[in-house]
Molecule: transfer RNA
Organism: Lachnospira sp.
RNA sequence: GCUUUCAUAGCUCAGGUGGUAGAGCGCAUCAUUGGUAAUGAUGAGGUCACGGGUUCAACUCCCGUUGAAAGCU
Repeated sequence: GCUUUCAUAGCUCAGGUGGUAGAGCGCAUCAUUGGUAAUGAUGAGGUCACGGGUUCAACUCCCGUUGAAAGCU
């Protein structure tokens, strides 16, 4: 230098064909207990890496940028 893949909650990751995003763990509150742990219920937490384009509508499709990984030279 070239090619491919990836970037979504604090962490690990889903998200089919475009229709305003979820799980587990963690966190907060409540219940339960003599008290913890465990368990159950409820809740908070996201400009979907960034900038454009297409579209009535984009996490999703297209282009570019940044970062990470792998391969080739």